[in-house]
RNA sequence: GUUCUGGUAGCCUAAAACCCAAGGCAUUGGUCUUGUAAACCAAAGAUUGGAGGUGAAAUUCCUCCCCAAAACA
Repeated sequence: GUUCUGGUAGCCUAAAACCCAAGGCAUUGGUCUUGUAAACCAAAGAUUGGAGGUGAAAUUCCUCCCCAAAACA
């Protein structure tokens, strides 16, 4: 340099145009306990890597850029 894969909450994964962006761990509060942990209940946390385009509507499709990994040269 070329090709391909990926970037979504503090972490790990879904969702692949239409719908409040879903779940687990972690965090916070509560119940329980002498107390902690575990268990149970609840809450908060994402403008989906950035900028444009198409479209009624973009996490999703297209273009460019950034970052990470792989293959080839």